[in-house]
RNA sequence: CGAGCCGACCGGACGGUCGCUGCGGCGCUCCCUCGUGAGGGCCGCAGAGGAAAGUCCGGACUCCACAGGGCAAGGUGGUGGGUAACGCCCACCCGGGGUGACCCGCGGGACAGUGCCACAGAGAACAGACCGCCGGCCGGCCAGGUCUUCGACCCGGGCGGCAGGCAAGGGUGAAACGGUGGUGUAAGAGACCACCAGCGCGACGGGUGACCGGCGCGGCUUGGUAAACCCCACCCGGAGCAAGGUCGAGAGGGUGACGAGCCUUCGAGCGAGGCACCUGCGCGGACGUUCGAGGGCUGCCCGCCCGAGUCCGCGGGUAGACCGCACCAGGCCACCGGCAACGGUGGUCGCAGAUGGAUGACCGUCGCUCGCCGCUCGCGGUGGGCACAGGAUCCGGCUUACAGGUCGACUCGUCCG
RNA sequence: GGGGCUGUAGCUCAGGGGGAGAGCGCUUCCUUGGCAGGGAAGAAGUCGCGGGUUCGAAUCCCGCCAGCUCCACCA
Repeated sequence: CGAGCCGACCGGACGGUCGCUGCGGCGCUCCCUCGUGAGGGCCGCAGAGGAAAGUCCGGACUCCACAGGGCAAGGUGGUGGGUAACGCCCACCCGGGGUGACCCGCGGGACAGUGCCACAGAGAACAGACCGCCGGCCGGCCAGGUCUUCGACCCGGGCGGCAGGCAAGGGUGAAACGGUGGUGUAAGAGACCACCAGCGCGACGGGUGACCGGCGCGGCUUGGUAAACCCCACCCGGAGCAAGGUCGAGAGGGUGACGAGCCUUCGAGCGAGGCACCUGCGCGGACGUUCGAGGGCUGCCCGCCCGAGUCCGCGGGUAGACCGCACCAGGCCACCGGCAACGGUGGUCGCAGAUGGAUGACCGUCGCUCGCCGCUCGCGGUGGGCACAGGAUCCGGCUUACAGGUCGACUCGUCCG
Repeated sequence: GGGGCUGUAGCUCAGGGGGAGAGCGCUUCCUUGGCAGGGAAGAAGUCGCGGGUUCGAAUCCCGCCAGCUCCACCA
RNA backbone atom coordinates (compact mmCIF):
# COMPACT_ATOMS: atom_id res chain seq x y z
C1' C A 1 0.00 0.00 0.00
C1' G A 2 -3.82 -3.60 -1.24
C1' A A 3 -7.33 -7.28 0.34
C1' G A 4 -9.86 -9.10 4.58
C1' C A 5 -11.76 -10.30 9.60
C1' C A 6 -13.68 -9.07 14.53
C1' G A 7 -15.34 -5.71 18.30
C1' A A 8 -16.89 -0.99 20.42
C1' C A 9 -19.20 3.70 19.39
C1' C A 10 -21.60 7.93 16.83
C1' G A 11 -25.65 8.45 13.76
C1' G A 12 -25.59 15.85 11.92
C1' A A 13 -23.42 20.35 15.32
C1' C A 14 -24.26 25.49 17.11
C1' G A 15 -27.43 29.88 17.44
C1' G A 16 -32.19 32.63 16.77
C1' U A 17 -37.82 33.18 16.11
C1' C A 18 -42.70 30.94 16.51
C1' G A 19 -45.42 26.72 18.43
C1' C A 20 -46.59 21.50 21.38
C1' U A 21 -46.57 18.17 26.15
C1' G A 22 -45.37 17.51 31.39
C1' C A 23 -43.68 19.50 36.17
C1' G A 24 -42.67 23.71 39.52
C1' G A 25 -43.37 28.98 40.79
C1' C A 26 -46.00 33.83 40.30
C1' G A 27 -50.26 36.31 39.08
C1' C A 28 -55.36 36.99 36.36
C1' U A 29 -60.52 35.77 34.91
C1' C A 30 -65.08 32.77 35.61
C1' C A 31 -68.99 30.24 38.89
C1' C A 32 -76.86 28.58 41.68
C1' U A 33 -71.35 24.66 43.05
C1' C A 34 -65.78 28.91 46.01
C1' G A 35 -62.30 23.72 45.57
C1' U A 36 -56.91 19.56 45.57
C1' G A 37 -62.48 23.45 40.28
C1' A A 38 -62.23 25.28 35.00
C1' G A 39 -59.69 28.51 31.42
C1' G A 40 -55.93 32.04 29.76
C1' G A 41 -50.95 34.70 30.74
C1' C A 42 -45.59 35.14 32.29
C1' C A 43 -40.95 32.80 34.07
C1' G A 44 -37.85 28.46 34.87
C1' C A 45 -36.64 23.19 34.04
C1' A A 46 -37.27 18.64 31.23
C1' G A 47 -38.95 16.29 26.62
C1' A A 48 -37.96 9.33 21.95
C1' G A 49 -34.29 5.03 19.92
C1' G A 50 -30.21 1.88 18.61
C1' A A 51 -33.53 -0.26 17.01
C1' A A 52 -38.72 3.04 20.55
C1' A A 53 -40.36 -1.75 15.27
C1' G A 54 -41.83 -7.28 14.73
C1' U A 55 -44.57 -9.16 19.22
C1' C A 56 -40.56 -14.15 18.57
C1' C A 57 -38.79 -15.80 23.73
C1' G A 58 -38.08 -14.74 29.14
C1' G A 59 -39.54 -12.08 33.56
C1' A A 60 -41.68 -8.10 36.91
C1' C A 61 -46.76 -6.61 38.04
C1' U A 62 -52.29 -7.66 38.38
C1' C A 63 -56.52 -10.85 38.62
C1' C A 64 -58.38 -15.78 38.43
C1' A A 65 -59.30 -20.60 44.83
C1' C A 66 -51.38 -18.55 45.74
C1' A A 67 -52.82 -22.85 41.10
C1' G A 68 -52.43 -30.40 44.27
C1' G A 69 -51.56 -35.35 41.52
C1' G A 70 -51.67 -38.21 36.87
C1' C A 71 -52.38 -38.48 31.46
C1' A A 72 -52.42 -35.63 27.11
C1' A A 73 -50.52 -31.24 24.67
C1' G A 74 -46.29 -27.73 24.32
C1' G A 75 -41.12 -26.29 24.78
C1' U A 76 -35.72 -27.02 25.38
C1' G A 77 -31.53 -30.39 23.88
C1' G A 78 -22.82 -30.99 23.59
C1' U A 79 -20.36 -29.49 28.59
C1' G A 80 -19.38 -25.99 32.48
C1' G A 81 -20.68 -21.22 34.12
C1' G A 82 -23.62 -16.24 34.21
C1' U A 83 -28.60 -14.41 35.23
C1' A A 84 -34.69 -12.61 38.41
C1' A A 85 -35.50 -15.79 34.14
C1' C A 86 -34.82 -17.35 29.09
C1' G A 87 -34.93 -20.63 23.34
C1' C A 88 -30.33 -15.16 25.75
C1' C A 89 -24.92 -14.36 26.96
C1' C A 90 -19.68 -16.15 28.06
C1' A A 91 -15.85 -19.89 27.99
C1' C A 92 -14.64 -24.64 26.36
C1' C A 93 -15.54 -29.51 23.56
C1' C A 94 -16.97 -31.92 18.94
C1' G A 95 -18.16 -31.57 13.56
C1' G A 96 -17.82 -28.56 9.00
C1' G A 97 -15.62 -24.28 6.02
C1' G A 98 -11.37 -20.81 5.20
C1' U A 99 -3.95 -20.14 3.58
C1' G A 100 -5.22 -17.18 7.93
C1' A A 101 -7.51 -13.59 11.41
C1' C A 102 -12.06 -16.03 12.03
C1' C A 103 -16.95 -17.97 10.75
C1' C A 104 -21.19 -21.66 10.83
C1' G A 105 -23.93 -25.67 13.58
C1' C A 106 -32.36 -26.90 16.55
C1' G A 107 -25.08 -30.19 18.46
C1' G A 108 -29.25 -36.04 23.07
C1' G A 109 -30.66 -41.17 21.18
C1' A A 110 -30.99 -44.71 14.57
C1' C A 111 -27.61 -52.07 18.56
C1' A A 112 -35.92 -49.86 22.51
C1' G A 113 -39.54 -50.27 18.63
C1' U A 114 -42.36 -48.56 14.09
C1' G A 115 -42.39 -45.96 9.44
C1' C A 116 -40.10 -43.87 4.89
C1' C A 117 -35.98 -43.99 1.16
C1' A A 118 -39.87 -41.58 -5.22
C1' C A 119 -37.38 -41.96 -10.27
C1' A A 120 -33.28 -44.66 -12.13
C1' G A 121 -31.12 -49.32 -11.25
C1' A A 122 -30.08 -56.46 -11.40
C1' G A 123 -30.47 -55.13 -6.35
C1' A A 124 -32.55 -49.82 -1.37
C1' A A 125 -31.80 -52.90 4.18
C1' C A 126 -30.48 -59.02 7.86
C1' A A 127 -30.08 -56.80 -0.60
C1' G A 128 -28.95 -58.40 -5.46
C1' A A 129 -26.93 -60.63 -10.56
C1' C A 130 -28.07 -56.71 -16.24
C1' C A 131 -23.24 -56.54 -18.72
C1' G A 132 -19.16 -59.30 -17.00
C1' C A 133 -15.49 -63.38 -14.86
C1' C A 134 -14.98 -68.86 -14.13
C1' G A 135 -15.04 -74.16 -14.67
C1' G A 136 -18.58 -78.41 -16.14
C1' C A 137 -22.04 -80.83 -19.75
C1' C A 138 -24.37 -80.86 -24.73
C1' G A 139 -24.54 -79.25 -29.97
C1' G A 140 -22.33 -77.78 -34.35
C1' C A 141 -17.91 -74.83 -36.81
C1' C A 142 -12.55 -73.86 -37.56
C1' A A 143 -7.24 -74.98 -36.98
C1' G A 144 -3.44 -78.59 -35.49
C1' G A 145 -1.48 -83.49 -34.13
C1' U A 146 -1.31 -89.25 -33.76
C1' C A 147 -2.63 -94.01 -35.92
C1' U A 148 -1.71 -97.40 -42.76
C1' U A 149 -6.59 -94.49 -46.00
C1' C A 150 -12.36 -94.43 -44.80
C1' G A 151 -12.66 -93.20 -39.89
C1' A A 152 -11.38 -92.94 -34.76
C1' C A 153 -8.85 -90.50 -30.81
C1' C A 154 -6.22 -86.25 -28.50
C1' C A 155 -5.49 -81.02 -27.90
C1' G A 156 -6.69 -75.81 -28.75
C1' G A 157 -9.80 -71.55 -30.23
C1' G A 158 -14.08 -68.85 -30.57
C1' C A 159 -20.01 -69.49 -31.14
C1' G A 160 -24.90 -71.11 -29.19
C1' G A 161 -27.69 -73.60 -25.30
C1' C A 162 -28.36 -75.83 -20.22
C1' A A 163 -27.82 -76.08 -14.99
C1' G A 164 -24.24 -73.83 -11.65
C1' G A 165 -20.18 -70.87 -8.94
C1' C A 166 -18.54 -65.48 -7.99
C1' A A 167 -19.27 -60.48 -6.52
C1' A A 168 -13.32 -58.20 -8.19
C1' G A 169 -14.61 -54.71 -12.58
C1' G A 170 -18.51 -51.82 -15.66
C1' G A 171 -23.18 -49.34 -15.12
C1' U A 172 -27.64 -46.80 -11.85
C1' G A 173 -28.33 -43.68 -7.79
C1' A A 174 -28.19 -38.84 -2.76
C1' A A 175 -26.88 -43.54 -0.71
C1' A A 176 -24.75 -50.25 -3.25
C1' C A 177 -22.90 -53.66 3.04
C1' G A 178 -14.94 -50.80 4.83
C1' G A 179 -9.87 -48.92 1.99
C1' U A 180 -4.80 -50.34 0.07
C1' G A 181 -1.46 -54.33 -0.79
C1' G A 182 -0.72 -59.52 -0.59
C1' U A 183 -1.94 -64.92 0.16
C1' G A 184 -5.34 -68.00 -1.95
C1' U A 185 -8.61 -69.80 -5.98
C1' A A 186 -11.28 -72.54 -11.79
C1' A A 187 -12.70 -67.43 -11.12
C1' G A 188 -13.28 -64.88 -6.75
C1' A A 189 -14.55 -63.04 -1.95
C1' G A 190 -12.37 -60.58 5.36
C1' A A 191 -12.07 -66.81 3.10
C1' C A 192 -7.08 -65.62 5.39
C1' C A 193 -2.82 -62.01 6.57
C1' A A 194 -0.38 -56.93 7.28
C1' C A 195 -1.32 -51.75 7.71
C1' C A 196 -5.05 -47.90 7.89
C1' A A 197 -10.11 -45.96 8.92
C1' G A 198 -14.35 -46.87 11.90
C1' C A 199 -17.52 -49.52 15.84
C1' G A 200 -18.01 -52.02 20.64
C1' C A 201 -15.83 -53.67 25.34
C1' G A 202 -12.00 -53.44 29.25
C1' A A 203 -8.50 -51.05 32.13
C1' C A 204 -4.76 -46.55 32.36
C1' G A 205 -3.40 -41.18 32.21
C1' G A 206 -5.26 -35.82 31.81
C1' G A 207 -9.69 -32.64 32.55
C1' U A 208 -15.15 -30.22 37.30
C1' G A 209 -17.23 -31.90 32.59
C1' A A 210 -18.37 -32.43 27.32
C1' C A 211 -14.08 -34.89 25.73
C1' C A 212 -8.88 -35.99 24.54
C1' G A 213 -4.38 -39.29 24.40
C1' G A 214 -2.05 -43.81 23.90
C1' C A 215 -2.80 -49.62 25.19
C1' G A 216 -5.17 -54.46 24.88
C1' C A 217 -9.21 -57.57 23.14
C1' G A 218 -13.43 -58.69 19.83
C1' G A 219 -16.67 -59.56 15.46
C1' C A 220 -14.19 -58.32 10.39
C1' U A 221 -17.82 -53.35 9.26
C1' U A 222 -23.66 -53.56 11.80
C1' G A 223 -26.70 -47.27 5.52
C1' G A 224 -29.52 -42.59 6.02
C1' U A 225 -33.68 -39.98 8.15
C1' A A 226 -35.92 -38.15 14.92
C1' A A 227 -36.88 -29.56 11.79
C1' A A 228 -41.08 -38.57 10.76
C1' C A 229 -43.73 -41.10 14.90
C1' C A 230 -41.12 -42.21 19.09
C1' C A 231 -37.54 -42.93 23.53
C1' C A 232 -34.56 -40.29 27.36
C1' A A 233 -33.48 -35.96 30.56
C1' C A 234 -35.17 -31.21 32.10
C1' C A 235 -38.83 -27.05 32.06
C1' C A 236 -43.93 -25.48 32.06
C1' G A 237 -51.25 -23.39 35.74
C1' G A 238 -54.10 -19.61 32.77
C1' A A 239 -55.06 -14.76 31.15
C1' G A 240 -53.18 -10.28 30.10
C1' C A 241 -52.44 -2.79 31.81
C1' A A 242 -58.66 -3.01 26.99
C1' A A 243 -54.76 -6.88 33.56
C1' G A 244 -56.89 -4.79 37.83
C1' G A 245 -58.66 -1.09 41.39
C1' U A 246 -60.95 3.59 43.27
C1' C A 247 -64.67 7.60 42.57
C1' G A 248 -70.73 7.86 42.68
C1' A A 249 -75.42 4.68 44.80
C1' G A 250 -80.19 8.01 43.39
C1' A A 251 -84.37 5.59 40.39
C1' G A 252 -85.10 0.20 39.90
C1' G A 253 -84.41 -4.98 41.67
C1' G A 254 -83.21 -8.71 45.52
C1' U A 255 -82.34 -10.59 50.64
C1' G A 256 -82.62 -10.15 55.98
C1' A A 257 -84.39 -8.88 60.66
C1' C A 258 -87.97 -5.11 62.43
C1' G A 259 -92.68 -3.28 61.87
C1' A A 260 -97.67 1.12 62.64
C1' G A 261 -101.60 -1.63 61.56
C1' C A 262 -105.55 -5.22 58.96
C1' C A 263 -109.03 -9.73 59.49
C1' U A 264 -116.54 -13.40 59.45
C1' U A 265 -110.43 -16.74 58.96
C1' C A 266 -106.10 -15.03 64.80
C1' G A 267 -102.29 -17.94 61.35
C1' A A 268 -95.36 -20.62 60.05
C1' G A 269 -101.58 -15.08 57.57
C1' C A 270 -101.39 -10.16 55.06
C1' G A 271 -98.73 -5.80 55.49
C1' A A 272 -97.66 0.68 54.46
C1' G A 273 -93.08 2.07 55.95
C1' G A 274 -88.21 3.15 57.29
C1' C A 275 -83.22 0.41 58.53
C1' A A 276 -79.01 -2.76 57.05
C1' C A 277 -76.58 -5.51 53.19
C1' C A 278 -76.02 -7.01 48.03
C1' U A 279 -76.57 -5.80 42.76
C1' G A 280 -75.37 -2.26 38.98
C1' C A 281 -78.24 -0.23 31.04
C1' G A 282 -82.81 -2.85 29.08
C1' C A 283 -85.50 -7.29 27.07
C1' G A 284 -85.97 -12.58 26.13
C1' G A 285 -84.53 -17.75 26.88
C1' A A 286 -82.03 -22.07 29.45
C1' C A 287 -80.24 -24.33 33.95
C1' G A 288 -80.00 -23.73 39.32
C1' U A 289 -79.92 -22.33 45.19
C1' U A 290 -77.53 -27.62 50.00
C1' C A 291 -80.44 -33.94 46.21
C1' G A 292 -76.53 -27.49 44.43
C1' A A 293 -76.26 -24.95 38.41
C1' G A 294 -72.02 -22.91 37.26
C1' G A 295 -66.96 -21.53 38.00
C1' G A 296 -61.69 -22.21 39.29
C1' C A 297 -60.04 -18.56 31.19
C1' U A 298 -56.71 -24.88 26.13
C1' G A 299 -58.52 -31.11 26.52
C1' C A 300 -59.51 -35.73 30.03
C1' C A 301 -59.58 -38.18 35.04
C1' C A 302 -59.04 -37.80 40.39
C1' G A 303 -58.80 -34.66 44.51
C1' C A 304 -59.72 -29.81 46.59
C1' C A 305 -61.95 -24.97 46.83
C1' C A 306 -65.55 -21.01 45.76
C1' G A 307 -70.56 -21.03 45.32
C1' A A 308 -76.22 -18.07 44.47
C1' G A 309 -76.32 -17.02 40.70
C1' U A 310 -74.34 -18.62 35.91
C1' C A 311 -74.62 -19.08 30.60
C1' C A 312 -76.58 -17.77 25.70
C1' G A 313 -79.04 -14.47 22.30
C1' C A 314 -81.07 -9.61 20.81
C1' G A 315 -81.08 -4.39 21.48
C1' G A 316 -79.63 0.63 23.41
C1' G A 317 -76.26 4.30 25.16
C1' U A 318 -71.28 6.28 26.19
C1' A A 319 -66.31 6.75 24.40
C1' G A 320 -66.09 9.55 32.04
C1' A A 321 -62.18 11.10 35.86
C1' C A 322 -58.26 9.25 38.94
C1' C A 323 -54.86 5.33 40.49
C1' G A 324 -51.99 1.39 38.22
C1' C A 325 -47.79 5.07 35.62
C1' A A 326 -42.68 6.47 35.55
C1' C A 327 -37.08 5.03 41.32
C1' C A 328 -35.55 0.73 38.87
C1' A A 329 -32.90 -6.84 38.03
C1' G A 330 -31.56 2.06 36.82
C1' G A 331 -27.39 5.04 34.30
C1' C A 332 -22.18 6.78 34.81
C1' C A 333 -17.20 6.62 37.25
C1' A A 334 -13.36 4.19 40.24
C1' C A 335 -11.36 -0.15 42.65
C1' C A 336 -11.47 -5.48 43.58
C1' G A 337 -12.64 -10.90 41.98
C1' G A 338 -13.18 -13.65 37.32
C1' C A 339 -10.10 -15.77 30.69
C1' A A 340 -15.08 -13.88 29.90
C1' A A 341 -20.36 -13.31 30.43
C1' C A 342 -20.91 -11.22 35.11
C1' G A 343 -20.53 -10.26 40.37
C1' G A 344 -19.03 -7.25 44.85
C1' U A 345 -17.80 -2.49 47.29
C1' G A 346 -17.67 2.82 47.26
C1' G A 347 -19.01 7.45 45.04
C1' U A 348 -22.26 10.23 41.96
C1' C A 349 -26.79 11.44 38.97
C1' G A 350 -32.45 11.94 38.69
C1' C A 351 -33.63 10.70 33.24
C1' A A 352 -40.66 11.52 28.57
C1' G A 353 -45.42 10.24 30.65
C1' A A 354 -49.25 11.59 26.15
C1' U A 355 -54.93 9.54 25.48
C1' G A 356 -57.72 15.38 20.15
C1' G A 357 -51.89 10.74 21.78
C1' A A 358 -46.88 15.99 22.65
C1' U A 359 -40.47 16.35 19.86
C1' G A 360 -42.45 20.32 14.82
C1' A A 361 -41.80 24.54 11.25
C1' C A 362 -38.74 28.54 9.41
C1' C A 363 -34.00 31.29 9.15
C1' G A 364 -28.52 31.76 9.59
C1' U A 365 -23.43 29.56 10.07
C1' C A 366 -20.64 25.09 9.76
C1' G A 367 -19.95 19.70 8.36
C1' C A 368 -20.71 15.56 4.66
C1' U A 369 -22.32 14.43 -0.24
C1' C A 370 -24.28 15.00 -5.48
C1' G A 371 -25.13 17.93 -10.04
C1' C A 372 -23.91 22.41 -13.08
C1' C A 373 -20.62 26.65 -14.34
C1' G A 374 -15.73 29.10 -14.19
C1' C A 375 -10.63 29.01 -14.16
C1' U A 376 -4.69 30.06 -12.21
C1' C A 377 -6.47 22.56 -11.38
C1' G A 378 -7.77 22.70 -6.26
C1' C A 379 -10.29 26.36 -5.19
C1' G A 380 -14.55 29.75 -6.04
C1' G A 381 -19.82 30.48 -7.28
C1' U A 382 -24.73 28.33 -7.53
C1' G A 383 -28.74 24.66 -6.75
C1' G A 384 -30.35 20.11 -4.28
C1' G A 385 -29.99 16.25 -0.57
C1' C A 386 -28.51 14.35 4.74
C1' A A 387 -30.50 7.05 6.54
C1' C A 388 -33.89 3.48 9.21
C1' A A 389 -37.50 5.10 11.92
C1' G A 390 -40.58 7.10 16.19
C1' G A 391 -42.68 5.86 23.12
C1' A A 392 -48.11 4.01 25.14
C1' U A 393 -47.37 -0.79 31.92
C1' C A 394 -42.14 -1.60 32.57
C1' C A 395 -37.58 -4.40 32.10
C1' G A 396 -33.71 -8.53 29.96
C1' G A 397 -32.85 -10.67 25.16
C1' C A 398 -33.47 -12.26 19.99
C1' U A 399 -34.77 -10.95 15.02
C1' U A 400 -35.51 -7.47 11.22
C1' A A 401 -34.60 -2.15 8.90
C1' C A 402 -30.55 1.48 8.59
C1' A A 403 -27.33 6.98 4.29
C1' G A 404 -22.79 7.93 6.24
C1' G A 405 -18.73 8.05 9.74
C1' U A 406 -15.00 7.32 13.98
C1' C A 407 -11.79 4.25 17.03
C1' G A 408 -9.28 -0.25 18.47
C1' A A 409 -7.36 -5.43 18.04
C1' C A 410 -5.90 -9.02 14.41
C1' U A 411 -4.82 -11.88 9.57
C1' C A 412 -2.94 -12.61 4.49
C1' G A 413 -0.17 -10.72 0.19
C1' U A 414 3.46 -7.32 -2.17
C1' C A 415 7.32 -3.70 -1.70
C1' C A 416 11.02 -0.67 1.12
C1' G A 417 14.45 0.04 5.32
C1' G B 1 -52.36 -1.57 22.97
C1' G B 2 -53.26 -7.07 23.31
C1' G B 3 -54.87 -12.11 21.26
C1' G B 4 -56.15 -15.45 16.97
C1' C B 5 -56.29 -16.97 11.75
C1' U B 6 -55.09 -16.99 6.52
C1' G B 7 -51.82 -16.55 2.03
C1' U B 8 -51.80 -22.32 -4.06
C1' A B 9 -54.14 -20.32 -11.86
C1' G B 10 -58.06 -14.17 -13.15
C1' C B 11 -61.92 -15.79 -8.81
C1' U B 12 -63.44 -19.70 -5.02
C1' C B 13 -60.84 -23.57 -2.83
C1' A B 14 -58.51 -29.04 -2.41
C1' G B 15 -53.68 -31.07 -1.85
C1' G B 16 -49.83 -31.76 4.83
C1' G B 17 -42.42 -35.16 1.93
C1' G B 18 -41.49 -37.89 -4.21
C1' G B 19 -45.87 -36.13 -11.19
C1' A B 20 -49.11 -28.82 -8.80
C1' G B 21 -54.77 -30.00 -9.21
C1' A B 22 -60.64 -29.22 -9.31
C1' G B 23 -64.99 -25.94 -10.37
C1' C B 24 -66.18 -21.24 -12.58
C1' G B 25 -63.82 -17.93 -15.92
C1' C B 26 -60.33 -17.21 -20.60
C1' U B 27 -58.49 -18.63 -25.88
C1' U B 28 -59.09 -21.56 -30.48
C1' C B 29 -62.02 -24.92 -33.43
C1' C B 30 -66.79 -27.65 -34.57
C1' U B 31 -72.22 -27.40 -34.40
C1' U B 32 -76.13 -22.55 -36.06
C1' G B 33 -78.19 -18.08 -41.21
C1' G B 34 -76.48 -15.53 -36.35
C1' C B 35 -76.50 -15.76 -30.82
C1' A B 36 -77.23 -18.73 -26.52
C1' G B 37 -76.53 -23.74 -25.30
C1' G B 38 -73.66 -28.22 -26.36
C1' G B 39 -68.99 -30.79 -27.92
C1' A B 40 -63.46 -31.04 -28.67
C1' A B 41 -58.68 -29.08 -27.74
C1' G B 42 -55.51 -25.64 -25.20
C1' A B 43 -53.15 -21.73 -22.40
C1' A B 44 -52.46 -19.73 -17.69
C1' G B 45 -48.52 -20.75 -11.23
C1' U B 46 -41.84 -17.33 -8.11
C1' C B 47 -47.51 -22.53 -4.15
C1' G B 48 -46.60 -14.46 -0.38
C1' C B 49 -40.78 -13.67 0.28
C1' G B 50 -35.86 -15.31 2.23
C1' G B 51 -32.91 -18.99 4.78
C1' G B 52 -32.37 -23.99 6.84
C1' U B 53 -33.35 -29.73 7.59
C1' U B 54 -33.61 -33.67 3.87
C1' C B 55 -31.13 -37.31 -1.67
C1' G B 56 -35.66 -34.42 -2.48
C1' A B 57 -39.98 -28.99 0.48
C1' A B 58 -46.36 -26.12 -1.72
C1' U B 59 -45.98 -29.61 2.59
C1' C B 60 -41.32 -29.84 8.12
C1' C B 61 -38.46 -25.73 11.07
C1' C B 62 -36.93 -20.43 11.61
C1' G B 63 -37.23 -15.25 10.20
C1' C B 64 -39.78 -11.40 7.43
C1' C B 65 -44.19 -9.30 4.39
C1' A B 66 -49.35 -8.62 3.40
C1' G B 67 -54.44 -9.28 4.60
C1' C B 68 -58.67 -10.66 7.72
C1' U B 69 -60.85 -11.04 12.50
C1' C B 70 -61.85 -10.63 17.98
C1' C B 71 -61.15 -8.04 22.73
C1' A B 72 -63.66 -1.53 26.03
C1' C B 73 -67.31 0.64 29.58
C1' C B 74 -72.66 1.02 31.56
C1' A B 75 -71.74 7.80 35.01
Molecule: RNase P RNA; transfer RNA
Organism: Actinomycetes bacterium